The prediction has a mean pLDDT of 81. This is a predicted structure of a 72-nucleotide RNA (transfer RNA) from a Patescibacteria group bacterium.

[in-house]
RNA sequence: GCCCUUGUAGUUCAAUGGAUAGAACAGCUCCGUCCUAAGGAGUAGAUGUAGGUUCGAUUCCUACCGAGGGCA
Numbered sequence: 001g002c003c004c005u006u007g008u009a010g011u012u013c014a015a016u017g018g019a020u021a022g023a024a025c026a027g028c029u030c031c032g033u034c035c036u037a038a039g040g041a042g043u044a045g046a047u048g049u050a051g052g053u054u055c056g057a058u059u060c061c062u063a064c065c066g067a068g069g070g071c072a
Base pairs, nucleotide, nucleotide: 001071002070003069004068005067006066007065010025011024012023013022018055027043028042029041030040031039048064049063050062051061052060
């Protein structure tokens, strides 16, 4: 330099163009306990950036950024 894969919550993963992006663990609040823990109830939190297509984009297209890999 060229090509391929990939980017969603603090972490690990879902969501094949359609109602409010969902779950587990972790976090926070409350209950619980003499205290801590187990357990229970509740709660906040995410689509890498910028454009494009579309009535509608996490999903499709382009560029850039990051990560991984291949060729030279």
It matches the Rfam family "tRNA". Rfam describes the family as follows. Transfer RNA (tRNA) molecules are approximately 80 nucleotides in length. Its family is annotated with triplet codon-amino acid adaptor activity in the Gene Ontology.